[in-house]
Molecule: transfer RNA
Organism: Acidimicrobiales bacterium
RNA sequence: GCGGGCGUAGUUCAGAGGCAGAAUGUCAGCUUCCCAAGCUGAAGACGCGAGUUCGAUUCUCGUCGCCCGCUCCA
Numbered sequence: 001g002c003g004g005g006c007g008u009a010g011u012u013c014a015g016a017g018g019c020a021g022a023a024u025g026u027c028a029g030c031u032u033c034c035c036a037a038g039c040u041g042a043a044g045a046c047g048c049g050a051g052u053u054c055g056a057u058u059c060u061c062g063u064c065g066c067c068c069g070c071u072c073c074a
Stems, first nucleotide, its partner, number of pairs: 001070007010024004018054001026042005047063005
């Protein structure tokens, strides 16, 4: 330099055009003599910038980061 894959909640992963979900963790409450467990509730995320569209996490382009392969030079 070329090609491919992956960036979504603190963490691990779903979701592939129409209000972004789960598990776990965190906080509050209930329960308990206390802790744990259990139950209820709450907060919390689409890497960044453009394009297409009535509407983009999703499709397209660029860019950044991580991973894999190939090539050239030293």